Background:
The RNA shown here (Bacterial RNase P class A) has 356 nucleotides and comes from a Bryobacteraceae bacterium. The gene name in the source record is rnpB. The model forms 92% of the base pairs in the Rfam consensus. The organism belongs to Bryobacteraceae, within Bacteria. RNAcentral holds the sequence, with entries from ENA. Its mean pLDDT, the model's own confidence on a scale to 100, is 76.
């Protein structure tokens, strides 16, 4: 200094012209404000907020699991602590879902004597038998070596011993107790104990903590026609029954009328965006993040606007003409996680080349 990866920030600027949505004026014509994002997106967690459930407690299902903080909340942040893994070994980088494998059950391919109540393929060794000898057999010691295997029952040295053994020591692991730091996770020092417990819980499982259930098409309110429903009315009219020669008069139904009620729907209204809000300052805190002072008001509408063109700077291709200019696209609202993202800053790792 190039390159490339990984985290961050940043996401074209300024004028015109015609359009769209919204909200102020305004009789109107018209004017005047505002008009996507760091992710608006996946919808993956957590919460407001509304509705419906619901005594209380449990089981079941479902999620989350080191310790402390931070937060409304959280699977999310911020700091510690353990575990591995890399080094050029420091105050260094960096990876992981990081309760429990002495409750219990279950699994560990293939190889291999054995994958867990041990066992013994090769080997070592005493003893006895054969043998002239090499060396062979036989009962027994053993786990040191050698083989298998992702893992073989602490590990390294010394002693011991037929020959080995934690059989005995010493360090190192492991486990109990003391004791000291720490708020705890943990850690350090002693001391005891020869030592017992293979891995696997992202296999059931156990322990501890959380958790009702739909979601803004949540829901609340106004409220048409047109069709059904309730009630009330009361001229006439039919129907059936008593009476009655008949008219007529009386009950009970049925239907149309006419007026109230009450549900739903169409439409309309609120839910709508001032909020765990943003900007700057200053205190506290290691930091996450809290406090206090000041300023601001920043889409909100219906399947739903936020475009469309020029001039011109900026950045990239291009010799020039001249194209490009990333990921994406609000739909009740907040934190968060995740994935996407051209240029261009910043930081940190890796490579590589050049200078002292």
């Nucleotide at each position: 200094g190039c390159u490339g990866c990984c985290g961050g920030a940043u996401g074209g600027g300024c004028a015109g012209u015609c359009g769209c949505c919204u909200c102020c004026g305004g009789a109107a014509a018209c004017g005047g404000a505002g008009g996507a994002g760091g992710a608006a997106a996946g919808u993956c967690c957590g919460g407001u907020c509304u509705c419906c459930a619901u005594a209380g407690a449990g089981c079941a299902g479902c999620g989350u699991g080191c310790c402390g903080g931070c937060u409304a909340a959280c699977g999310g942040c911020c700091g510690g602590g353990g575990u591995c893994c890399c080094c050029a070994a420091g105050u260094g980088g960096g990876a992981a879902a990081c309760g429990g494998a002495a409750a219990g059950u279950g699994c560990c391919a293939c190889a291999g004597a054995a994958a867990a109540u041990a066992u013994a393929c090769c080997g070592c060794c005493u003893u006895c038998c054969g043998g002239a000898g090499a060396c062979g057999g036989a009962c027994g010691g053993u786990a040191a070596g050698g083989g298998u295997g992702a893992a073989a029952u602490g590990g390294u040295g010394c002693g011991g011993u037929a020959a080995g053994a934690g059989c005995g020591c010493a360090c190192c692991g492991c486990g109990g107790c003391u004791g000291g730091a720490g708020u705890a996770a943990u850690c350090c020092c002693g001391u005891c104990g020869g030592c017992a417990a293979g891995g696997u819980a992202a296999a059931c499982c156990c322990c501890a903590c959380g958790c009702g259930g739909a979601g803004c098409a949540a829901g609340a309110c106004c409220a048409a026609a047109u069709a059904g429903g309730g009630g009330a009315g009361a001229a006439g009219g039919g129907g059936c029954g008593g009476c009655u020669c008949g008219c007529c008069c009386c009950g009970c139904u049925u239907g149309a009328c006419u007026c109230c009620c009450g549900g739903g729907u169409a439409g309309g209204u609120c839910g709508c965006u001032u909020g765990a809000g943003c900007c700057c300052g200053u205190c506290a805190g290691u930091a996450a993040u809290g406090g206090c002072g000041g300023g601001c008001c920043c889409a909100g509408a219906g399947g739903a606007a936020u475009g469309a063109c020029u001039g011109u700077c900026g950045c990239c291709c291009u010799a020039a003409c001249g194209g490009g200019u990333a990921c994406a696209g609000a739909a009740a609202c907040c934190g968060g996680c995740u994935u996407a993202u051209a240029g261009u800053c910043c930081g940190g790792c890796a490579g590589c080349g050049c200078c002292u």